Model confidence (mean pLDDT): 82 of 100.
The RNA shown here (small-subunit ribosomal RNA) has 1511 nucleotides and comes from a metagenome.
Its Rfam family is "Bacterial small subunit ribosomal RNA".
RNA sequence: AGAGUUUGAUCCUGGCUCAGAGCGAACGUUAACGGCGGGCCUAACACAUGCAAGUCGAGCGAGAAAAGGGCUUCGGCCCUGAGUAAAGCGGCGGACGGGUGAGUAACACGUAGGUAAUCUUCCCUUGAGCGGGGGACAACGAGCCGAAAGGCUCGCUAAUACCGCAUAAGUUCUCAGAGACCUUGGUCUUUGAGAGGAAAGCUAGGUAGCAAUAUCCGGCACUCGAGGAGGAGCCUGCGUCGCAUCAGCUAGUUGGUGGGGUAAUGGCCUACCAAGGCGAAGACGCGUAGCUGGUCUGAGAGGAUGAUCAGCCACACUGAAACUGAGACACGGUUCAGACUCCUACGGGAGGCAGCAGUGGGGAAUAUUGGACAAUGGGUGCAAGCCUGAUCCAGCCAUGCCGCGUGCAGGAAGAAGGCUUUCUGAGUUGUAAACUGCUUUUGCCAGGGGAUAAAAUACGGGUGCGCCCGGAAUUGAAGGUACCUGGUGAAUAAGCCACGGCUAACUACGUGCCAGCAGCCGCGGUAAUACGUAGGUGGCAAGCGUUGUCCGGAUUUAUUGGGUUUAAAGGGUGCGUAGGCGGUCUUCUAAGUCAGUUGUGAAAUACUUCAGCUUAACUGGAGAGGUGCAAUUGAUACUGGAAGACUUGAGUACUGAUGAGGUAGGCGGAAUGGACGGUGUAGCGGUGAAAUGCUUAGAUAUCGUCCAGAACACCGAUAGCGAAGGCAGCUUACUAAGGAGUAACUGACGCUGAGGCACGAAAGUGUGGGGAUCAAACAGGAUUAGAUACCCUGGUAGUCCACACUGUAAACGAUGAUUACUCGAUGUUGGCGAUACACAGCCAGCGUCUUAGCGAAAGCGAUAAGUAAUCCACCUGGGGAGUACGCCGGCAACGGUGAAACUCAAAGGAAUUGACGGGGGUCCGCACAAGCGGUGGAGCAUGUGGUUUAAUUCGAUGAUACGCGAGGAACCUUACCUGGGCUAGAAUGCCCUUGACAGACUCAGAGACGAGUUUUUUCGCAAGAACAAGGAGCAAGGUGCUGCAUGGCUGUCGUCAGCUCGUGCCGUGAGGUGUUGGGUUAAGUCCCGCAACGAGCGCAACCCUUAUCUUUAGUUGCCAGCACGUAAUGGUGGGGACUCUAGAGAGACUGCCCGCGCAAGCGGAGAGGAAGGAGGGGAUGACGUCAAGUCAUCAUGGCCCUUACGCCCAGGCUACACACGUGCUACAAUGGCGUCUACAGAGUGUUGCGAUCCAGCGAUGGAAAGCCAAUCACAAAAAGGACGUCUCAGUUCGGAUUGCAGGCUGCAACUCGCCUGCAUGAAGUUGGAAUCGCUAGUAAUCGCGCAUCAGCAAUGGCGCGGUGAAUACGUUCCCGGACCUUGUACACACCGCCCGUCAAGCCAUGGGAGUCGGGAGGACCUGAAGCCAGUUGCUGUGAGGCGCUGUUUAGGGUAAAACCGAUGACUAGGGCUAAGUCGAAACAAGGUAGCCGUACCGGAAGGUGCGGCUG
Repeated sequence: AGAGUUUGAUCCUGGCUCAGAGCGAACGUUAACGGCGGGCCUAACACAUGCAAGUCGAGCGAGAAAAGGGCUUCGGCCCUGAGUAAAGCGGCGGACGGGUGAGUAACACGUAGGUAAUCUUCCCUUGAGCGGGGGACAACGAGCCGAAAGGCUCGCUAAUACCGCAUAAGUUCUCAGAGACCUUGGUCUUUGAGAGGAAAGCUAGGUAGCAAUAUCCGGCACUCGAGGAGGAGCCUGCGUCGCAUCAGCUAGUUGGUGGGGUAAUGGCCUACCAAGGCGAAGACGCGUAGCUGGUCUGAGAGGAUGAUCAGCCACACUGAAACUGAGACACGGUUCAGACUCCUACGGGAGGCAGCAGUGGGGAAUAUUGGACAAUGGGUGCAAGCCUGAUCCAGCCAUGCCGCGUGCAGGAAGAAGGCUUUCUGAGUUGUAAACUGCUUUUGCCAGGGGAUAAAAUACGGGUGCGCCCGGAAUUGAAGGUACCUGGUGAAUAAGCCACGGCUAACUACGUGCCAGCAGCCGCGGUAAUACGUAGGUGGCAAGCGUUGUCCGGAUUUAUUGGGUUUAAAGGGUGCGUAGGCGGUCUUCUAAGUCAGUUGUGAAAUACUUCAGCUUAACUGGAGAGGUGCAAUUGAUACUGGAAGACUUGAGUACUGAUGAGGUAGGCGGAAUGGACGGUGUAGCGGUGAAAUGCUUAGAUAUCGUCCAGAACACCGAUAGCGAAGGCAGCUUACUAAGGAGUAACUGACGCUGAGGCACGAAAGUGUGGGGAUCAAACAGGAUUAGAUACCCUGGUAGUCCACACUGUAAACGAUGAUUACUCGAUGUUGGCGAUACACAGCCAGCGUCUUAGCGAAAGCGAUAAGUAAUCCACCUGGGGAGUACGCCGGCAACGGUGAAACUCAAAGGAAUUGACGGGGGUCCGCACAAGCGGUGGAGCAUGUGGUUUAAUUCGAUGAUACGCGAGGAACCUUACCUGGGCUAGAAUGCCCUUGACAGACUCAGAGACGAGUUUUUUCGCAAGAACAAGGAGCAAGGUGCUGCAUGGCUGUCGUCAGCUCGUGCCGUGAGGUGUUGGGUUAAGUCCCGCAACGAGCGCAACCCUUAUCUUUAGUUGCCAGCACGUAAUGGUGGGGACUCUAGAGAGACUGCCCGCGCAAGCGGAGAGGAAGGAGGGGAUGACGUCAAGUCAUCAUGGCCCUUACGCCCAGGCUACACACGUGCUACAAUGGCGUCUACAGAGUGUUGCGAUCCAGCGAUGGAAAGCCAAUCACAAAAAGGACGUCUCAGUUCGGAUUGCAGGCUGCAACUCGCCUGCAUGAAGUUGGAAUCGCUAGUAAUCGCGCAUCAGCAAUGGCGCGGUGAAUACGUUCCCGGACCUUGUACACACCGCCCGUCAAGCCAUGGGAGUCGGGAGGACCUGAAGCCAGUUGCUGUGAGGCGCUGUUUAGGGUAAAACCGAUGACUAGGGCUAAGUCGAAACAAGGUAGCCGUACCGGAAGGUGCGGCUG
């Protein structure tokens, strides 16, 4: 210090999340030890038991018992115990110490002050005193009541208890003066007078006395003063949480006077008087909370927190109250009330752990009913001492911090085992282990063992009174602990979490969107580094991880240190109050500001440093600092304050111009609608097309006259005016404004502006007018699946006016106001520049482009979104929601203010690349058009779907599946089904044993196969080999799954012209440029231009074929010429001329000409040429797309089966209501039939083609030549031609279907083959919507061949030739594609995205008749104890007490209202939830542009009207 996460990618905005540190923690798991800390955060819940505050006999009276001894009449007595214990009166202390944080938002706390408004026991210093009397009450005794607690009556008694008297001042009060200092009513000093007002004794020792006692000295105590120290009270400035959806609060309230009260001020209390006091700088109310030093975090500023320790406060079961006292309204005191618990004889009593332990309960959670007063401290006492759960220690707990250990060194056969693996090879665990040597912290055993203890006190002595000196004795809980030494022996001691990224660390197996993980992003649907386990690795370590919480990161509330055009965010506009800020000069002041000094800022903590425990934690010493507050002394630049001056800010005045600025009135013409009249006749109107509507009762049209209301064409603009909304015919009146010029006047009068006030489009509301047009709603007609819409015909509110409301808009420049500064270019409005059609310049506006700069970018750019200043407003993730509740406003509609629960990890801005558009432009293609022929209708063939079935094996499924894999399903094929069999298997490799196996025959069987009989090895010299059987294993086998794990191959876009790279340049970046532009082309083909220059894969060319020619070569091909021969035939000799065959070449390149053009190139029926602009055809398929197809061609990872999902056999897989695709044959005369007749090409053939002959009507059969093929054969080509017939019909068309009879192949044609003959003779008369192919040797039509193959379901597929057209104006439209551009909310990319109702589930919330509860206040009634006041009663010698009455008041009760919370039938909207319903609102011109405000309407999104905006 940052990182992950929005996107296909980018930059930005913005939230969420993580890494760090901390904790009084808890939980899970693990655990050797020690030191030092810490330990009920919840129920201020209830508490059994024990302890936690006593002490003093040197204040007082009184005074046992046990036990021991003695005596005894056995009843008891005496002595010691002992003036002891216990109790009482009295004194001091129980107001400290200890606990807790409920209450408290407050002078409670912190800080700084004040007290001239105060008190103070004990302690210290100091002055003075301590005389003399009196009467009681406990204890005790007696009697009585009560269960008890306890009490009553009578009687006796002491004091340092109580009460008078005396004395006393420098004490208190009153009165009268003086001075000084001050300032709340004074304080201090001083003079005089008067009044009030104290006390207590005890005692070590000495002396005297018989003693009582007296006295001396010392000590302690007592009384009245003064001073101090420490403590306490009160007052004040400043600081001190959240909510403004708490905005007004207040009657003792604010002040005064008199009085009371208190230690003391004060409405603290009271009587009277006045009407004040507080509040936006937040009163009042509600909620929450002890405050601080500090602690945690942070670079700091801050934020959070207030355990332990320390200071202060508050509280002590709840509430109230006082008493005592120096001090309390009192934790272990009292009284009363209440709740609760306990005892009870039912009459009445007792109690208060938020002291230490401990118990129950609550809770995620927090310890022992321990030891000791040895130390420190406290109370008391003269003291010894006693008391002390304060304290010091120990116990429990890894709760935290710190320290230490679990060994160290060597050791490679890199052991075994584990895990992995490409698999017997290796890697890793890993120097790790074993083994050898060493050490002994720790542990165990034994021994030693200091300090906390200075001793104080007491005692003795001294003293300058602070204390000092002397020396005897005693005292340790912790603890026989820390520590030291010796012995022993590696011996006694390691876990937890993580390993996808963030984030250090990876593999295997299991699982299969399951189980599960997860802090965020996200993993898991059969190859998971993300789940679980294992191995390995990483991190930390007696811990580790999880959870919770706080700070940080978060500049994500921004003072330091953010923003507001489009991301969230500028108020609709102005005026203006408070407030904030404010021009130039001078003087004063010194509030802010700055500097010095002083005080304070407790200690502890933190920091620096030194020191003590072996170190550290911990502890001790010293120092520095403490940003704060107060006081004081200075400074005066700036700000403020006071005073004076100035003119440039601001304003005023004057001058001449400007404008749809505003208000009120008058006038005008065009148009529209209507009325009346004339002309005139059948339609008008409206639309995409129509219809509703109007019209023969005369419309529309046209002419004339009249009426009405609303709006103002042209000018007109990119202009003008206004604060905004907004403003437009002409004219009059009134009125407002800005600009220019002049420089006369005022002299900072200014800017902004929370609240406030005013204005504020359209729609809407009220009242009254008006009503021509247009037009929500509504009605009708269309459209449509529907059409509550778009379109049409009507039409009401409204639109207009007056007055009054409403107060909102995309009220927008989505840009607050003001001031200053900062390059240029250009247009325009008003004015100046004497004038001007000209334009250097200046001012004020309105625009465009642009520099610097800014900005995430788009963009802004003197009209800033630049550079600065001032003030206001607003923002802080998306949704929920501008909603709910509350309040304010409004007649209402509604407006303003304005949340939360819950939910998501995004939402968003700008730009980029694509894709898409019922966007645009350019271009292409049998894409349309123009044509020709089909499909769709029929029958049949074939494929598919569906259905059926035991099975109808599987795959292919828009284009890009469907005569497809299959280029041949009777068995086989065959994968499927049924049945029957086999299990190392039907086939293969290796090893061992054996020598057969095969063949033939018989029997059972459907067969596989089983049983039986017969025969029996081969080659080799041998080793061995071949073959077969058996055996063990490695292994086989699988058309089983996954084409979404793959290779290969293939389809498609598409033979479309595209797809990219290097360097450079531009951009923050994604990316762009190049590749765009202007032309041109079939083409990213080429040319020109250009921040690009080059290059690659594609295009083209190179290849094959075909069209022409040349040349070479002629067999099986050819035959012109020569010859022979035949009925005839290149049949023969021969020939190479021709055809042809097949090698090599040539040829075509816009090369030439003309025109156009810069060029590329295009055009010309141009020339020439066999061919002309790519001559025709083929092969050739860029980067990529479709998780396209194929695991069933093959190959292959993984998974699965192994007496079966493998293998063998028999039979079946061709089904049939139906739907679709592809074809064939037809429907006929351009034809059918019959007879005759002509011309191909390319292929194939020995298990073959088969001439020819014979038989048969024929399929075919028999015989058989030739041919391994330019030689022989298939082989007949057909359409065509010639002649004849048929004559428009279900036919001499058509051939389905069916019957009979045959043929062929084959082991076998039943399911289920093909062919032939005879007979039969179905549908069909040119095919709806729709749809397909084709641009020339093409379509159409005609036949021929081949592969597969025993045969064939072939009408299919692949080839071959014959005959041989029509049409293309053209690119508007449909489809597909290319390029450029534009919009986008799409990126799985329009088969996209996405809105709302309804239905279902879950969740939180609002309303709700009400119901229940809570806290607080006010009113009324009642009212304990207590203080205070009164008192005529009772009592006491008296002081006084008791009783009674009154005020006050805790508590209780009643009624009403408000607030808060919970709950509530029902109800409302919201959120969330893979696959529900209805539509299709938005994103593209989203198919009616969208959105904003408003109104009406509608299942719903929404529609329409009016005005506005461009996003």